[in-house]
């Protein structure tokens, strides 16, 4: 560069729930927690799906999909 999870190691990341802030909410953040992931890193582009001071705002990437950056293995 390609191709791939097929397997090995190095690790990783943290659901439900609990405290505590923040916020109408949904939800996020911070520490405990570990249900579970091979991209469960990051990205709000497209669809889904949730909330609200609604015709416009916001949540969700652990709802699929697209970009994008990695880590091991072949070639």
């Nucleotide at each position: 560069c390609c191709u791939g999870u097929u397997u090995u190691g190095u690790g990783c990341u943290a659901a439900a729930u609990c405290u505590a802030u923040c916020g109408c909410a949904a939800g996020a953040u911070a520490g405990g927690g570990a249900c579970a992931g091979a991209a469960a890193g990051c990205u709000a582009c497209g669809a889904g799906u949730c909330u609200c001071u609604a015709u416009g705002a916001g949540a969700u990437a652990g709802u699929c999909g697209g970009g994008u950056u990695g880590c091991c293995a072949g070639g």
Molecule: c-di-GMP-I riboswitch aptamer
Organism: Candidatus Moduliflexus flocculans